[in-house]
RNA sequence: AGAGUUUGAUCAUGGCUCAGAGCGAACGCUAGCGGCGCGCCUAACACAUGCAAGUCGUACGUGAAAGCGGGGCAACUCGCGAGUAAAGUGGCGCACGGGUGAGUAACGCGUGGGUAAUCUACCUUCAAGCUCGGAAUAACCAGCCGAAAGGUUGGCUAAUACCGGAUAAGACCACGGGAUACAUUCUUGCGGUUAAAGGCGGGCAGCAAUGUCUGUCACUUGGAGAUGAGCCCGCGUCCCAUCAGCUAGUUGGUGAGGUAACGGCUCACCAAGGCAAAGACGGGUAGCUGGUCUGAGAGGACGAUCAGCCACACUGGCACUGGAACACGGGCCAGACUCCUACGGGAGGCAGCAGUGGGGAAUUUUGCGCAAUGGGCGAAAGCCUGACGCAGCGACGCCGCGUGAGGGAAGAAGGUUCUCGGAUCGUAAACCUCUGUCGGGGGGGAAGAAACUUCAGGGUGCUAAUACCAUCCUGGAUUGACGGUACCCCCUAAGGAAGCAUCGGCUAACUACGUGCCAGCAGCCGCGGUAAUACGUAGGAUGCAAGCGUUGCUCGGAAUUAUUGGGUGUAAAGGGCGCGUAGGUGGUCUGAUAAGUCAUGGGUGAAAGCCCUCGGCUCAACCGAGGAACUGCCCAUGAUACUGUCGGACUUGAGUACUGGAGAGGGGAGUGGAAUUCCUGGUGUAGCGGUGAAAUGCGUAGAUAUCAGGAGGAACACCGGUGGCGAAGGCGGCUCCUUGGACAGAUACUGACACUGAGGCGCGAAAGCGUGGGUAGCAAACAGGAUUAGAUACCCUGGUAGUCCACGCCCUAAACGAUGGGUACUAGGUGUGAGGACUAAUUAAUGUCUUCGUGCCGUAGCUAACGCAUUAAGUACCCCACCUGGGAAGUACGGCCGCAAGGUUGAAACUCAAAGGAAUUGACGGGGGCCCGCACAAGCGGUGGAGCAUGUGGUUUAAUUCGACGCAACGCGAAGAACCUUACCUAGGCUUGACAUCCGGAGAAUUCCCUGGAAACAGGGAAGUGCCCGCAAGGGAGCUCCGAGACAGGUGCUGCAUGGCUGUCGUCAGCUCGUGCCGUGAGGUGUUGGGUUAAGUCCCGCAACGAGCGCAACCCUUACACCUAGUUGCCAUCAGGUCAAGCUGGGCACUCUAAGUGAACUGCCGGCGUUAAGCCGGAGGAAGGUGGGGAUGACGUCAAGUCAUCAUGGCCUUUAUGCCUAGGGCUACACACGUGCUACAAUGGCUGGUACAGAGGGCUGCAAAGCCGCGAGGUAGAGCUAAUCCCAAAAAGCCAGCCCCAGCUGGGAUUGCAGUCUGCAACUCGACUGCAUGAACUUGGAAUCGCUAGUAAUCGCGGAUCAGAACGCCGCGGUGAAUACGUUCCCGGGCCUUGUACACACCGCCCGUCACACCACGAAAGUCUGUCAUACCAGAAGUCGGUAAGCUGACCCGUAAGGGGGGCAGCCGCCUAAGGUAUGGCGGGUGAUUGGGGUGAAGUCGUAACAAGGUA
Repeated sequence: AGAGUUUGAUCAUGGCUCAGAGCGAACGCUAGCGGCGCGCCUAACACAUGCAAGUCGUACGUGAAAGCGGGGCAACUCGCGAGUAAAGUGGCGCACGGGUGAGUAACGCGUGGGUAAUCUACCUUCAAGCUCGGAAUAACCAGCCGAAAGGUUGGCUAAUACCGGAUAAGACCACGGGAUACAUUCUUGCGGUUAAAGGCGGGCAGCAAUGUCUGUCACUUGGAGAUGAGCCCGCGUCCCAUCAGCUAGUUGGUGAGGUAACGGCUCACCAAGGCAAAGACGGGUAGCUGGUCUGAGAGGACGAUCAGCCACACUGGCACUGGAACACGGGCCAGACUCCUACGGGAGGCAGCAGUGGGGAAUUUUGCGCAAUGGGCGAAAGCCUGACGCAGCGACGCCGCGUGAGGGAAGAAGGUUCUCGGAUCGUAAACCUCUGUCGGGGGGGAAGAAACUUCAGGGUGCUAAUACCAUCCUGGAUUGACGGUACCCCCUAAGGAAGCAUCGGCUAACUACGUGCCAGCAGCCGCGGUAAUACGUAGGAUGCAAGCGUUGCUCGGAAUUAUUGGGUGUAAAGGGCGCGUAGGUGGUCUGAUAAGUCAUGGGUGAAAGCCCUCGGCUCAACCGAGGAACUGCCCAUGAUACUGUCGGACUUGAGUACUGGAGAGGGGAGUGGAAUUCCUGGUGUAGCGGUGAAAUGCGUAGAUAUCAGGAGGAACACCGGUGGCGAAGGCGGCUCCUUGGACAGAUACUGACACUGAGGCGCGAAAGCGUGGGUAGCAAACAGGAUUAGAUACCCUGGUAGUCCACGCCCUAAACGAUGGGUACUAGGUGUGAGGACUAAUUAAUGUCUUCGUGCCGUAGCUAACGCAUUAAGUACCCCACCUGGGAAGUACGGCCGCAAGGUUGAAACUCAAAGGAAUUGACGGGGGCCCGCACAAGCGGUGGAGCAUGUGGUUUAAUUCGACGCAACGCGAAGAACCUUACCUAGGCUUGACAUCCGGAGAAUUCCCUGGAAACAGGGAAGUGCCCGCAAGGGAGCUCCGAGACAGGUGCUGCAUGGCUGUCGUCAGCUCGUGCCGUGAGGUGUUGGGUUAAGUCCCGCAACGAGCGCAACCCUUACACCUAGUUGCCAUCAGGUCAAGCUGGGCACUCUAAGUGAACUGCCGGCGUUAAGCCGGAGGAAGGUGGGGAUGACGUCAAGUCAUCAUGGCCUUUAUGCCUAGGGCUACACACGUGCUACAAUGGCUGGUACAGAGGGCUGCAAAGCCGCGAGGUAGAGCUAAUCCCAAAAAGCCAGCCCCAGCUGGGAUUGCAGUCUGCAACUCGACUGCAUGAACUUGGAAUCGCUAGUAAUCGCGGAUCAGAACGCCGCGGUGAAUACGUUCCCGGGCCUUGUACACACCGCCCGUCACACCACGAAAGUCUGUCAUACCAGAAGUCGGUAAGCUGACCCGUAAGGGGGGCAGCCGCCUAAGGUAUGGCGGGUGAUUGGGGUGAAGUCGUAACAAGGUA
């Protein structure tokens, strides 16, 4: 620091996802040790049991027992136990410590201030004091009630408990004086009110009680301090505006009450205020902070442990006590729950520590100790302390250590893989040499402890004192839960100690097998349909490691809410437009001020944490010390540039006045002509109208057409223009009235008066709504006619709302420049509208300059690109509005507006991994341009109909083997299935095999015969030896047989694993590269353009210049000539010769043959063209513009074809899917299609005669003459290894004759009989011959094929294959046409351009209803529930107030009785919790039914959109 993912590719936009860090975690697998931390995030759910707050006898009065000992016969008693335990009175504590986070959006918290508006027990210090009395009461005793808890009556008693008196510095209250900052402050005077307690130690006196002196602790009053607390204020502190208005103690005042204290805190009265868009009120959520996590930071998220504050203690209310509480382990009441009960009543509150149940994915021991630290009480010893210190459990986290180290290649065995060579696990192991952490055993063994206290000695203080007491010093004594722990030493022995995840990309790490869109994986993209590096397993590898992964959550990446640091023409996003409120922002000069701002200093910003340094545990984690920092707030002083505020001035911003012209600017009134329609009349007659074509419709009752007249409504042709005006919507005949704005010119005036504008107000096309009018034309709905598969459309004929007017609503739009407003600045060029100035002699035209408006082009710049570009989308500033993935959805709910329609504001669940922009290359278009092709057209002949042949489909079959399927499968593989072929079927057999290599044994090979059998084969017999080496024995090569195993074999599968070969677009003219240039890039340029060509052929131009594969040429053939060569070819001349014949001699002249050469190149001429390329015409020439034909097939496309030519990966098979054999099948046959043959006839058929080819083939071959047969053929065998001989007759043609338009002398199918040939064999199943038979068929529907010249058509001939078997195929020659105006249309193709939502590329994409399944949501008669509010009822406990005839110790009066004063019970009242009734608001659950939405594999119907998408 980025990466993956939208596309064929690209750039940008934009979302989703990943890599990082973290966690109080949980889950899965795994697990050796230690240290330090952490551990109910859920049910503030309920809790058994134990413990968690007591202490003081130096405040006080009481006061046991067990047990031991003594006495007594015993009952019993005495002493010790013991003034102990225990309870009580009293004091202090219990408001701390500990827990939890429910509530709380608040002065609750944080921060900084205030308190002159306050309190503060215990502590410190200072000052003063500590006196005299009194009356009770608990415990206790006795009685009574109760199950218990507990209560009650009577009696006794003490105090540091309670009460009264004295004293009063001070404090407080009232009044007066003074000071001062004029205040609620300070000071002072007089008057009034208000205190207390003793205990213990020591000395002295005294018999004692007691008195006195002193010490100490306690006590009282006051001052000060310290500490803690209360209250108040500034600032900060979450989400929702679909919560917009809230408020009656409400806001303020006066008075009173209350409090420690200010205050509506409370009450009475008075006033009517107070809060709120800078968010009141309401709703939701939440303890706040130091900090923690993350981040570069700014931020974001969080608020466990530790620390500060707050709140709470079963739920709600209440007060009491107290310095402090409205009190976790106190009280009262109410409620819920649990427990006890004798049913009458009672008891309880773990959110203390453990622990239990429950909930949950999930969180520990009912441990030890007060040794340390801290706290309470105490004079102290000490007691108490689940605070705390420790231990236990848990890999929950962080940190550290170990599981060994060195050597060791025969690279062992084994695993995996393999191309079988090897590779890898791997120095890894074994083995050798070592070490000794942890663990185990044994031994030693801490620090944490210093105090308090006490003893001894000494000093000082207090004091009358050498007592006592306090304090200091020295020495001694006493105290450890952890724990026999840490640590150290010895022994032991490599011995006990490694896993988890991942390995397609992101992302480090790859192979094999299994599986076969199955099982499964997956964070995103996506893997899996038979060769899966993505599933599962294995081997290996990578990463981390006592852990590793997964899940969840937070921040980051995300500049994806943008302050730092984003945007809004087309990606999401400018409000439809204006006026204007609040607010924000604001020209020039100057003075003041000092709020912002800046500087310096001070205070604060707790500790811990983070950071730095140093230090302590062996290191680290952890801990300690010091520093820094804490970006903040407050105060003081200073500065004054800028901003603000106040004052003064200015004119350039803005405005006002004057003059002038322009304009469909608005409103109102009037008025004009053209046209349509209708009415009346005339003329006139059969049609009109309408369409692609028609029909509906109108018309003989007279239409349309035409003429004249009239009526009525609406709209204003030409001018008219990217012309004008307006803020936008919008505005168009002419005239008048009225009215708004802009602009120009020249002066004067005001003096910042400005810009923007949340809310608000107004305007706002069309359609629509209401009321009333109006209605010519047009025209939703509707009707009819067409079209169509349908046609609720497009087209036609009609036609109502509406369109028009008046008034009132509606308030939307692609309300668009898809571009908010303002100001300033930043090259130009060229139009146009309005005005002004200047120049020329006036006008006009023109020219120059200038202001405003409106267009086009273009520089810089900007932009993702397209594009924008002084009318910015450039450069800046100010203000407003708006955006944050697509869908759901501008929907639902709620609010507001509306008569309604609806508008406005405006979500979520759920779902997807994209949706979208610009541009690029293609492809496509019922887009355009140019061009080509037997593409159409023009022609000729066919196919489609018939019969037959052949191939295919289908069907059949035991099998009808397999493949090929639009063109580009179908007379195709097959250039030839009777057996064979043959792959198929049936049956019979074989198993190292029909074939290859290797090993062992035997035999040579080989030939023949017999038996069984359909054959294969099985059994038996006979003959018979060779070659090489070697003296021999024997061995070897080759072949045969037997045997064992490695292996053979497979036309079994996959052409979608492949090679090779082939088809096709297409012999179409294209396809690319290097360098350069352009573009962010895909890519473009070149290759486009103007010409030209068969051609990307060539020329010219050009940011291109060159090059390659294609084109062309080079090759073959054909056409001409020459040269060379003449046999088997030829024969002109010469000779011979025959019935004839190059037959012979001879010759090679010609033809021909076959080798070479030449020839054609737009070379020449003319015209056209740009002087070019080239085109047209001409000459010459055998041939003329690539002369004809062939071979030759660019980059690529179709997962095209072929695993059955061959080769080959993988899979399958192995007594069979291999091999052998016989027979059958591939030849079937209701049908359908393709390709052909023969025909339908007279341009013909038949008969006879007669002429002329080319190219081939021939020795297991072609075969002549002759003879036989009607013929197929037979016989025969000359000749020929071929320019020699043979096949071989060419046929159409020509000559002559017959047929006479008919199912015929056309046509030949079918069938019968008889034959021929091939072959082992023609039954299934051959070809041919003869005789007989003589079918369909009389020119072929829709549709469709070939061909442009030696072509079509027509005629025959040959060859391959082959024993035989072509109508097919491949070739050959003979005869030999017609037509092409032309490129509109069909098909295919090339180039350019255009649109695109296509890219599997139009056989594309894609929309909506319906049907089915699932999911979430809305509505809904209702129903259930929560919460809040209001009104009323009722009202516990309790405070307060009133009363108090009942009760009443202290004080007062009184001798007493009694009274007074005070107090209490009780009663009354205010307030008030729970509760009740009623109503309402808000929220949630559920709901028959219903509504749309989303998703789902191949469902149904259509075709809406994307191309002009076929109606833009």